[in-house]
Context: one part of a larger RNA
RNA sequence: CUGGGCGUAAAGGGCACGUAGGCGGGUUAAAUUAGUCGAUUGUGAAAGCCCAAGGCUUAACCUUGGAAUUGCAUCCGAUACUGCUUGACUAGAGUACUGUAGAGAAAAGCGGAAUUCCAUGUGUAGCGGUGAAAUGCGUAGAUAUAUGGAGGAACACCAGUGGCGAAGGCGGCUUUUUGGACUGAUACUGACGCUGAGGUACGAAAGCGUGGGGAGCAAACAGGAUUAGAUACCCUGGUAGUCCACGCCCUAAACGAUGAGAACUAGAUGUUGGAGGAAUUUUGUCCUUUAGUAUCGCAGCUAACGCAAUAAGUUCUCCGCCUGGGGAGUACGACCGCAAGGUUAAAACUC
Numbered sequence: 001c002u003g004g005g006c007g008u009a010a011a012g013g014g015c016a017c018g019u020a021g022g023c024g025g026g027u028u029a030a031a032u033u034a035g036u037c038g039a040u041u042g043u044g045a046a047a048g049c050c051c052a053a054g055g056c057u058u059a060a061c062c063u064u065g066g067a068a069u070u071g072c073a074u075c076c077g078a079u080a081c082u083g084c085u086u087g088a089c090u091a092g093a094g095u096a097c098u099g100u101a102g103a104g105a106a107a108a109g110c111g112g113a114a115u116u117c118c119a120u121g122u123g124u125a126g127c128g129g130u131g132a133a134a135u136g137c138g139u140a141g142a143u144a145u146a147u148g149g150a151g152g153a154a155c156a157c158c159a160g161u162g163g164c165g166a167a168g169g170c171g172g173c174u175u176u177u178u179g180g181a182c183u184g185a186u187a188c189u190g191a192c193g194c195u196g197a198g199g200u201a202c203g204a205a206a207g208c209g210u211g212g213g214g215a216g217c218a219a220a221c222a223g224g225a226u227u228a229g230a231u232a233c234c235c236u237g238g239u240a241g242u243c244c245a246c247g248c249c250c251u252a253a254a255c256g257a258u259g260a261g262a263a264c265u266a267g268a269u270g271u272u273g274g275a276g277g278a279a280u281u282u283u284g285u286c287c288u289u290u291a292g293u294a295u296c297g298c299a300g301c302u303a304a305c306g307c308a309a310u311a312a313g314u315u316c317u318c319c320g321c322c323u324g325g326g327g328a329g330u331a332c333g334a335c336c337g338c339a340a341g342g343u344u345a346a347a348a349c350u351c
Base pairs, nucleotide, nucleotide: 004322005321006320007305008304012319014202016200017199021195022194023193026089027088028087029086030085032083034082035081036078037077038076041073042072043071050066051065052064053063054062055061092192093189094188095187096186097184099182100181104178105177106176107175108174109173110172111155116150117149118148119147120146121145122144126137127136163170164169207248208247209246210245211244212243216242217241221237222236223235224234259318260317261316262315263314264313267296268295269294270293271292272291273290274289275288276287277286278285300307301306324351325350326349333344334343335342336341
């Protein structure tokens, strides 16, 4: 080196792009002979091991011969496969064109409902809250109700195992800019592909820095209850924060606890976006196909649960990761960070 694994037992990187590398291609032709295969020659010391024969009365032991020495070099040949070089091809991949759907992204503007606050009117003794209360608010006129105004945040219904996005995630309306997907028929490029150590970009919430903003909610905090106690659950308040701009942080049960790509392997039923066709006055309907998204189910797989064309089935390529529990995702070191901390990552000891 060779093993077995990674949905739930230890184990898929949060996610993508992409360098090196690995792998590949779908066909074909020619060239080469590097890998590969066969032969030659040289070498591969002797002894030992193995085989045969022989010598000590046998044996051990010894002698002779053979085999083996799986290797290296040399040179001759083979050319299917792999490699390399050259030339073609179009089924992979991509480009152009036609349409389609969408909370995909960014910026600007606008809208209505509701909460809160302010002003004014009406109006009078309660309101609020709970299991019950109290703190709290209210005769300095609250709650309720009506009109007007201010301000911030979030967008009811539509709404859907519906849609979009690599993931995180994305939901009022309009405009501008912009990424991707699907679809159909033709034309073009001609293997341009897959994966991807390092690297780079993105990455919920909380948190941090500077400056704004602050309606509601609400860590901390204060008070009232509850209780044996109550540093809680419940109630009344309430500051950071939540919001915006710019810059950091880089972690999550970042989950489908299931890496990416490709091929193959019964079906059934919904649903979203296309395309084609049938029938139909139209709406509605049916069939085929395709890209998603769900439920069930055969073979197969699985320890079982379950998975089952969106595989956890059958195969191939590449990457990541695991190897008893605790110590410990810790110490030390290094790198990153303003900090909080993050990443990488042991051992003693113990069961």
Predicted 3D model of a 351-nucleotide part of an RNA (small-subunit ribosomal RNA, central domain) from an uncultured prokaryote. Its mean pLDDT, the model's own confidence on a scale to 100, is 84. It matches the Rfam family "Bacterial small subunit ribosomal RNA".